This is a predicted structure of a 73-nucleotide RNA (transfer RNA) from an Anaerolineae bacterium. The same sequence occurs in records of 5 taxa.
RNA sequence: GCCACGGUAGCUCAGCUGGUAGAGCAAUGCACUGAAAAUGCAUGGGUCGCGAGUUCGACUCUCGCCUGUGGCA
Repeated sequence: GCCACGGUAGCUCAGCUGGUAGAGCAAUGCACUGAAAAUGCAUGGGUCGCGAGUUCGACUCUCGCCUGUGGCA
């Protein structure tokens, strides 16, 4: 330099024939306990890497850029 895949909640990841984003763990509160742990219930948390384009509407499609992993040279 070229090719492929990835970037979504604090972490690990789902979600994509375009229709206003979820799970588990973690965090916080409550219950339980003499007090904890475990367990149960509830709650908050996201400019979906950045910018632009297409569209009535974009995490999803197109283009550019940044970045990670692997491969080729």
Rfam family: tRNA.
The coordinates come from a structure-prediction model, not an experiment, and the mean pLDDT is 81.
RNAcentral holds the sequence, with entries from ENA.
The source organism's lineage runs through Bacteria, Bacillati, Chloroflexota and Anaerolineae.